This is a predicted structure of a 74-nucleotide RNA (transfer RNA) from a Clostridiales bacterium. Rfam family: tRNA. By type it is a transfer RNA. Its family is annotated with triplet codon-amino acid adaptor activity in the Gene Ontology. Lineage of the source: Bacteria > Bacillati > Bacillota > Clostridia > Eubacteriales. The sequence was found in a public genome assembly.
């Protein structure tokens, strides 16, 4: 140049058959435990689903573009 695959919470990701951010672990904050710590147990905060557009009553989800990363061909 060409192709593919990825981008979801502060981290690792599911979720890829369009219909509740529905989330999970870990981490942070609180509370109860404990003389403290730590371990359990509860409970909250934390996401404009990488950008813009487009399809549709209805997109993380399907289609196009930029952005970034990996990987293959030349």
């Nucleotide at each position: 140049g060409g192709a593919g695959c990825c981008a979801u919470a502060g981290c690792u990701c599911a979720g890829c058959u369009g219909g509740g951010a529905u989330g999970a672990g870990c981490g942070u904050u609180c509370g109860c435990u404990u003389g403290a710590c730590g371990u359990g147990c509860g409970a909250a905060a934390g996401g404009u689903c990488a950008u813009g557009g487009g399809u549709u009553c209805g997109a993380a989800u399907c289609c196009c573009u930029u952005u970034g990363g990996c990987u293959c061909c030349a």